[in-house]
RNA sequence: GGAGUGGAACAGACAAUCGCGGCUGCAGGUGCCGAAAGGCCGCAGCCGAGGAAAGUCCGGGCUUCAUAGGGCAGGGUGCCGGAUAACGUCCGGUGGAGGUGACUCCAAGGCCAGUGCAACAGAAAUAUACCGCCUGCUUUUGGCAGGUAAGGGUGGAAGGGCAGUGUAAGAGACUACCGCCUCUUUGGUAACAAAGAGGGCACAUGUAAACCCCAUCCGAAGCAAGACCGAAUAGAAAGCGAUACGGCUGCCCGCCGUGCUUUCAGGUGGGUCGCUUGAGUCUGCCGGCAACGGCAGUACCAGAUAGAUGAUUGUCGGGGACAUCUUGAUGUCCCAACAGAACCCGGCUUAUCGUUCCGCUCCUGUU
Numbered sequence: 001g002g003a004g005u006g007g008a009a010c011a012g013a014c015a016a017u018c019g020c021g022g023c024u025g026c027a028g029g030u031g032c033c034g035a036a037a038g039g040c041c042g043c044a045g046c047c048g049a050g051g052a053a054a055g056u057c058c059g060g061g062c063u064u065c066a067u068a069g070g071g072c073a074g075g076g077u078g079c080c081g082g083a084u085a086a087c088g089u090c091c092g093g094u095g096g097a098g099g100u101g102a103c104u105c106c107a108a109g110g111c112c113a114g115u116g117c118a119a120c121a122g123a124a125a126u127a128u129a130c131c132g133c134c135u136g137c138u139u140u141u142g143g144c145a146g147g148u149a150a151g152g153g154u155g156g157a158a159g160g161g162c163a164g165u166g167u168a169a170g171a172g173a174c175u176a177c178c179g180c181c182u183c184u185u186u187g188g189u190a191a192c193a194a195a196g197a198g199g200g201c202a203c204a205u206g207u208a209a210a211c212c213c214c215a216u217c218c219g220a221a222g223c224a225a226g227a228c229c230g231a232a233u234a235g236a237a238a239g240c241g242a243u244a245c246g247g248c249u250g251c252c253c254g255c256c257g258u259g260c261u262u263u264c265a266g267g268u269g270g271g272u273c274g275c276u277u278g279a280g281u282c283u284g285c286c287g288g289c290a291a292c293g294g295c296a297g298u299a300c301c302a303g304a305u306a307g308a309u310g311a312u313u314g315u316c317g318g319g320g321a322c323a324u325c326u327u328g329a330u331g332u333c334c335c336a337a338c339a340g341a342a343c344c345c346g347g348c349u350u351a352u353c354g355u356u357c358c359g360c361u362c363c364u365g366u367u
Stems, first nucleotide, its partner, number of pairs: 001363010012316007020048007028041001031040003050338001054349002057347005062222004074218005079093005094108001095106004109213002114211002116207003130152002132148007160178002163175003179201001180199008226273004235264006244258005282297006318335008
């Protein structure tokens, strides 16, 4: 210098004017709206989106309902250890795969419990003889019977691999090495690794994001949860008033309906709370490889309800194009992403202009 790999940070800055949401303070001395609860208007000060606020895919807090205990069903998870409120997340390891490497990726328990499936090809897919090899018989360019998985062919996969002994030809039939299984020892918390011994190898092709088995976890719905205050309308009781009006009925009696007040119940429109001080932020120290935890200090940092967080101008900064010359400056023009809170947190996933910083790897060159 080039190529790459892992991680962290920013998401233009400042000022002015106008506008919007929230909080606090001041003011009104009969302010305005509303039945009430409660709200509104003015001025000043302070605060006012994100790294993903998104998808709503997991986990938890909180709330209401349900709930003896256990089981069935259903669903999630699945190497080991740790972190955590919890997790399908994260950290550190083990094993496997890829890369020269930094490093990255893996739902990675069990098909020696059972069952199923494996298109096409192939003789045969877990059981077999198509070709071939060998032996015997025979009617001898052939046919039949038997043996054989060493060789060929098919396939993603073919009866552990390879070399030898052996044999009619072959074959774990036997032997060495490798693999597999069982046991032991050593190291490790463990996953696992290493070494040794035994078994001739019976189970032993693949598939469990096939049924299933094993282990483990899970009550349901969600802030439009839910709690409270409460006009209205339907309702219940008591009281008051009056024989007034209407109906049965033309008249009398009788009966029914209609009023007002209070109390109770109920909970619609509306309002208040839930609502933002929190498993939180920032700084420092300590423990830990790390995730993370502990201690001390620090500031208060959006809470709307049809939903505010915006617009304009100026200066500076970033990027690009063009022109000019004094070749690193000046001028002109253009560009600036993804997106936007709605109960709150921890994750995952997805989107993202332009940059900055740090660790590490490989290649090349110069000294």